Predicted 3D model of a 74-nucleotide RNA (transfer RNA) from Salinibacter sp. Lineage of the source: Bacteria > Pseudomonadati > Rhodothermota > Salinibacteraceae > Salinibacter. The RNAcentral record of the sequence draws on ENA. Rfam family: tRNA. Rfam links the family to the GO term triplet codon-amino acid adaptor activity. The same sequence occurs in records of 5 taxa. Model confidence (mean pLDDT): 81 of 100.

[in-house]
RNA sequence: GCGGGCGUAGCUCAAUUUGGCAGAGCAGCGGACUCCAAAUCCGCCGGUUGGGGGUUCAAGUCCUCCCGUCCGUG
Repeated sequence: GCGGGCGUAGCUCAAUUUGGCAGAGCAGCGGACUCCAAAUCCGCCGGUUGGGGGUUCAAGUCCUCCCGUCCGUG
């Protein structure tokens, strides 16, 4: 240089073939329980879906350009 994968909450990952309400677990915070704690249970908080542009009534999803990262290859 060329080809391909990945990028979504603080972390690990979902979101189907076919575009249609952005979710789970862990972490964090509050509560229950306990002599206190751990464990367990209940609740809550948390998002510019890497960035710009485009298509569409509607984009995490499609198109395009860039950035980061990983793999392959001359």